[in-house]
Context: one part of a larger RNA
RNA sequence: CUGGGCGUAAAGGGCGCGUAGGCGGCACUGUUAGUCAGGCGUGAAAGUCCUGGGCUCAACCUGGGAACUGCGCUUGAUACGGCAGAGCUAGAGGAUGGAAGAGGCUCGCGGAAUUCCCAGUGUAGAGGUGAAAUUCGCAGAUAUUGGGAAGAACACCGGUGGCGAAGGCGGCGAGCUGGUCCAUUACUGACGCUGAGGCGCGACAGCGUGGGGAGCAAACAGGAUUAGAUACCCUGGUAGUCCACGCCGUAAACGAUGUGCGCUGGAUGUUGGGUGGCCUAGCCACUCAGUGUCGUAGCUAACGCGGUAAGCGCACCGCCUGGGGAGUACGGCCGCAAGGUUGAAACUC
Numbered sequence: 001c002u003g004g005g006c007g008u009a010a011a012g013g014g015c016g017c018g019u020a021g022g023c024g025g026c027a028c029u030g031u032u033a034g035u036c037a038g039g040c041g042u043g044a045a046a047g048u049c050c051u052g053g054g055c056u057c058a059a060c061c062u063g064g065g066a067a068c069u070g071c072g073c074u075u076g077a078u079a080c081g082g083c084a085g086a087g088c089u090a091g092a093g094g095a096u097g098g099a100a101g102a103g104g105c106u107c108g109c110g111g112a113a114u115u116c117c118c119a120g121u122g123u124a125g126a127g128g129u130g131a132a133a134u135u136c137g138c139a140g141a142u143a144u145u146g147g148g149a150a151g152a153a154c155a156c157c158g159g160u161g162g163c164g165a166a167g168g169c170g171g172c173g174a175g176c177u178g179g180u181c182c183a184u185u186a187c188u189g190a191c192g193c194u195g196a197g198g199c200g201c202g203a204c205a206g207c208g209u210g211g212g213g214a215g216c217a218a219a220c221a222g223g224a225u226u227a228g229a230u231a232c233c234c235u236g237g238u239a240g241u242c243c244a245c246g247c248c249g250u251a252a253a254c255g256a257u258g259u260g261c262g263c264u265g266g267a268u269g270u271u272g273g274g275u276g277g278c279c280u281a282g283c284c285a286c287u288c289a290g291u292g293u294c295g296u297a298g299c300u301a302a303c304g305c306g307g308u309a310a311g312c313g314c315a316c317c318g319c320c321u322g323g324g325g326a327g328u329a330c331g332g333c334c335g336c337a338a339g340g341u342u343g344a345a346a347c348u349c
Base pairs, nucleotide, nucleotide: 003321004320005319006318007303008302012317014201015200016199017198021194022193023192025088026087028085029084030083031082032081034080035077036076037075038074039073040072041071042070049065050064051063052062053061054060091191092188093187094185095184096183097182098181099180103177104176105175106174107173108172109171110154114150115149116148117147118146119145120144121143125136126135162169163168206247207246208245209244210243211242215241216240220236221235222234223233258316259315260314261313262312263311266294267293268292269291270290271289272288273287274286275285276284277283278282298305299304322349323348324347331342332341333340334339
């Protein structure tokens, strides 16, 4: 050292694609440096262990045995594993026919609201609050009617509804485009799973260049509140929020639950598809895929989980190993910067 773990105690990588590697379905033949068995050789002595003997005992010395778990050669075995060959179809993929969807990108269009501008009506207030004030208004506001402009977001439908790997995605139409599900199948024939590195995607905020700017609004200013009020409330208001291109690469990136596959009682709702039945606006039964609730066994420290497992198993990856110091310092890599990533120690409890 051969350990135990990762929903909430420390611990699942934010998500995907995929390299090396690890692991790998059914049946057959051959082979075998894996594996197993026999034989031979070697494995020095001393030491250790067992058992005798010698110093009065012991330490010490000494005889014998065991052991030296290994390696080499050789003979054999062929279940498992490897390799090679030739097959199979249950995994995986393909084909054909259908289906649903805020999946992505681009272009165009629409109405409500808001603000601003012009014009009409109209007159003294409006706004705001717990109450006020700052603020706006007789240079005509607020309210109301007509017209115009702009930007941003899409009420109702809307739903533990849908889609996507995750981040995320919601008015309408068109074009381009990804994935998924169901049914059938006479095709391919293990082509699979995972995935260290790597590559790509990745909310918000932030950064660069250029545009845009209605509303909102860090900072900031003022008014209040208060003992104070660098806040909460109010009036304003700039970055920003929006678009294009390029960066950043983080998050309570959460289901705080890695991915894939198999197995394991039920009940009930809902979304998409299919099959069958009936007394066919529909209902019932079955079935596949998704998404919820409740619960059996089992699991769990408990809470809870419970065919969407945190149950029973297999494969592979990531991660944890007392608290603070610290996600800090140093160094490396990345970044325009902000910073990110990798990631200690002294000391201390």
Model confidence (mean pLDDT): 91 of 100. A computed fold for a 349-nucleotide part of an RNA from an uncultured bacterium, annotated as small-subunit ribosomal RNA, central domain. The full RNA is in RNAcentral, with records from ENA, Greengenes and SILVA.